[in-house]
């Protein structure tokens, strides 16, 4: 340079174009003498800007930043 693939809670991960979920972390609260462990509640995100659509995380398009490959 060029190609390809990724980007979603503090993590690892889902989500036919129609209400953004789970695990594990975290905070309260119940139970326990006390911790653990159990149980019940909370909060917490779509990399960025355009474009398509009534409706975008989802398709496109551009940018950034990670990964690999080739040179």
């Nucleotide at each position: 340079g060029c190609c390809u693939c990724c980007a979603u809670a503090a993590c690892u991960c889902a989500a036919u174009g129609g209400u953004a979920g789970a695990g594990u972390a975290g905070a309260u609260g119940c139970c326990u003498u006390u911790u653990a462990a159990g149980c019940a509640u909370c909060a917490a995100a779509c990399c960025u800007c355009g474009g398509u659509c009534c409706g975008a995380u989802u398709c496109c398009g551009a940018g950034u930043g990670g990964a690999g490959g080739c040179a």

Transfer RNA from a Patescibacteria group bacterium, 71 nucleotides, folded computationally.
The RNAcentral record of the sequence draws on ENA.
Lineage of the source: Bacteria > Bacteria candidate phyla.
Its mean pLDDT, the model's own confidence on a scale to 100, is 82.
It matches the Rfam family "tRNA". By type it is a transfer RNA.